[in-house]
RNA sequence: GCAUCCGCGAGGGGAGAAUCCGGGGCGACCCGGUGCCGAAGGAGCAACCGCCCCGGUAAACUCUCAGGCCAAAGGACCCGCGCGAAUCA
Numbered sequence: 001g002c003a004u005c006c007g008c009g010a011g012g013g014g015a016g017a018a019u020c021c022g023g024g025g026c027g028a029c030c031c032g033g034u035g036c037c038g039a040a041g042g043a044g045c046a047a048c049c050g051c052c053c054c055g056g057u058a059a060a061c062u063c064u065c066a067g068g069c070c071a072a073a074g075g076a077c078c079c080g081c082g083c084g085a086a087u088c089a
Base pairs, nucleotide, nucleotide: 001088003087004086006084007083008082009081011079012078013077018034020033021032022031023030024029035069036068037067041065042063043062044061048056049055050054
């Protein structure tokens, strides 16, 4: 030099899918049923690698356990900001 990477914090942006059916409830919502979504979390696999029986190892892919299907909340990921640490010049 905030140049690169990482971590933490708050902020901004942030999709998808039944305000479905029945019952209860003033309502939020709760119970049951059916259908659906994938971007909290979770799980699975390739190439490749190894000590080659087997094991290691990825996702925004796949599965939907969980979560979700008015709004709100949440939300992977992205952006810049602040702080911390490491590396490089």